[in-house]
RNA sequence: GGACCUGUAGCUCAGUUGGUUAGAGCGCGCCCCUGAUAAGGGCGAGGUCGAUAGUUCAAAUCUAUUCAGGUCCACCA
Numbered sequence: 001g002g003a004c005c006u007g008u009a010g011c012u013c014a015g016u017u018g019g020u021u022a023g024a025g026c027g028c029g030c031c032c033c034u035g036a037u038a039a040g041g042g043c044g045a046g047g048u049c050g051a052u053a054g055u056u057c058a059a060a061u062c063u064a065u066u067c068a069g070g071u072c073c074a075c076c077a
Base pairs, nucleotide, nucleotide: 001073002072003071004070005069006068007067010026011025012024013023019057028044029043030042031041032040050066051065052064053063054062
């Protein structure tokens, strides 16, 4: 230098065939249960989907650029 993959809640991830309100597990807060704790049960908070712009009636999803991480290839006096 070239090609490709990943980026979504505090953590691990699903959702990428454009259209129902952006979800799960763990964690966190409150409550129930218990003599108390663990376990269990209920409720809740937490995201503008890495960033910017574009296409569209509509974008996490498509396009372009860009940032971060990774894999492979090439170059190397």
Transfer RNA from a Bacilli bacterium, 77 nucleotides, folded computationally. It matches the Rfam family "tRNA". It is annotated as a transfer RNA. The RNAcentral record of the sequence draws on ENA. Lineage of the source: Bacteria > Bacillati > Bacillota > Bacilli. The coordinates come from a structure-prediction model, not an experiment, and the mean pLDDT is 81.